Context: one part of a larger RNA
RNA sequence: CUGGGCUUAAAGCGCACGCAGGCGGGAAGUUAAGUGUCUUGUGAAAUCCCUCGGCUCAACCGAGGAACUGCUCGGCAAACUGGCUUUCUUGAGGCAGGUAGGGGUGCAUGGAACUCUAGGUGGAGCGGUGAAAUGCGUAGAGAUCUAGAGGAACGCCAGUGGUGAAAACGGUGCACUGGGCCUGUCCUGACGCUGAGGUGCGAAGGCGUGGGGAGCGAACGGGAUUAGAUACCCCGGUAGUCCACGCUGUAAACGAUGUCUACUAGGUUGUGGUGGGUCUGACCUUGGCACAGCCGAAGCAAAAGUGAUUAGUAGACCGCCUGGGGAGUACGGUCGCAAGGCUAAAACUC
Numbered sequence: 001c002u003g004g005g006c007u008u009a010a011a012g013c014g015c016a017c018g019c020a021g022g023c024g025g026g027a028a029g030u031u032a033a034g035u036g037u038c039u040u041g042u043g044a045a046a047u048c049c050c051u052c053g054g055c056u057c058a059a060c061c062g063a064g065g066a067a068c069u070g071c072u073c074g075g076c077a078a079a080c081u082g083g084c085u086u087u088c089u090u091g092a093g094g095c096a097g098g099u100a101g102g103g104g105u106g107c108a109u110g111g112a113a114c115u116c117u118a119g120g121u122g123g124a125g126c127g128g129u130g131a132a133a134u135g136c137g138u139a140g141a142g143a144u145c146u147a148g149a150g151g152a153a154c155g156c157c158a159g160u161g162g163u164g165a166a167a168a169c170g171g172u173g174c175a176c177u178g179g180g181c182c183u184g185u186c187c188u189g190a191c192g193c194u195g196a197g198g199u200g201c202g203a204a205g206g207c208g209u210g211g212g213g214a215g216c217g218a219a220c221g222g223g224a225u226u227a228g229a230u231a232c233c234c235c236g237g238u239a240g241u242c243c244a245c246g247c248u249g250u251a252a253a254c255g256a257u258g259u260c261u262a263c264u265a266g267g268u269u270g271u272g273g274u275g276g277g278u279c280u281g282a283c284c285u286u287g288g289c290a291c292a293g294c295c296g297a298a299g300c301a302a303a304a305g306u307g308a309u310u311a312g313u314a315g316a317c318c319g320c321c322u323g324g325g326g327a328g329u330a331c332g333g334u335c336g337c338a339a340g341g342c343u344a345a346a347a348c349u350c
Stems, first nucleotide, its partner, number of pairs: 004321003007304002012318001014201004021194003025088007033081002035077004041071002049065006091191001092188003095184005103177007110154001114150008125136002162169002205248007215241002220236004258317006266295007274287004299306002323350003332343004
């Protein structure tokens, strides 16, 4: 080098875009770089291998051959790969007509609930728990009614449902805007796939500056419980949670399953388009597409399971794994305001 793997045993980067690189549809012509074949030169000797010979054998030694799988000169071949030229439409993209959606950003706005404030009624409790207490309340609480203020989240619809690359996205209206699907087959004519580096996006938490602050609530204080209780339960409560801008860049970022393509029984359900049939329409019936589920043949799998949404049969490209602990740590580098992130050992030990 070849050879094995990555749902759960070690192992798929959180997700995407994309430079280089790798790989790449059908036809014709040409070229001859790769490739094949013949040939030229070279590939020191020794060694290895074969044959023969010399030491009584062997090791060892001598001779001849082969080999030296390589490089190189020139000729020929043209299937395949590559280059060039021409061409095609199935891959890819565009165009046209439809269509569904919590896709994104901004602005505006609504009702329920909650807390607070003011006032009315009222008059002794309220609250909380397993039971209590701390707490609130005659300076009038809780309850109830009216008015006002504030912040956050959007009940029912709601779904095994939808959208998005992932993270994620849910009151309503408007504006701007991304993508998908279906039908037509009008246009371009391989424009494609993957993608080391790189770049962007990236829950929660945390950080910076400035706002905001209803509820909840790390820390903290108190009450209980307990042998103790730095907890679980209760009463309070600061950061935070919210907004703008900037940073952090991590998660059981999960389908623990990389992306793309082709092929390989069926059955059934949902979502979104759509074609045909019935004179037309509702309706009915039948077909095909895209997405999302369930069951299951073959196959695969250690089994659980998976099974056209593959973990089946193959191909292209990337990432990753190599006993447990030490350790995702130290050191170094790099990024970050910091917290820390990324990269990543060894001694030693079992």